[in-house]
RNA sequence: AAGCCCUGCGUGGGAGAGUGCGGAGCUAUCCGCCGCCGAAGGAGCAACCCAUCCCGGAAACUCUCAGGCAUCCAGGACCGCACAGGGAUC
Numbered sequence: 001a002a003g004c005c006c007u008g009c010g011u012g013g014g015a016g017a018g019u020g021c022g023g024a025g026c027u028a029u030c031c032g033c034c035g036c037c038g039a040a041g042g043a044g045c046a047a048c049c050c051a052u053c054c055c056g057g058a059a060a061c062u063c064u065c066a067g068g069c070a071u072c073c074a075g076g077a078c079c080g081c082a083c084a085g086g087g088a089u090c
Stems, first nucleotide, its partner, number of pairs: 004087005010081004018034001020033005035069003041065001042063003048057002
């Protein structure tokens, strides 16, 4: 270096759980109560990594603070494709 890693943008796919009850309402939505979901984010522990030790890093596991729970919209970890920037190695 067109290959590899990281980040970002675009694009395609993308689950789970209540048409719950009551009230207000301009019928978009808001408030309260109960029950649920985990795949934004966050937090915790751990295999493991590092290291003399401490410390530190660390999940799709765990917790549900946040977020979400008919359809639609939005969001959505992760995966694919494409582009751009940076980095390591050769």

Source information: Predicted 3D model of a 90-nucleotide RNA (Glycine riboswitch aptamer) from an Alphaproteobacteria bacterium. The coordinates come from a structure-prediction model, not an experiment, and the mean pLDDT is 81. The organism belongs to Alphaproteobacteria, within Bacteria. It was read from a public genome assembly, where an Rfam model found it.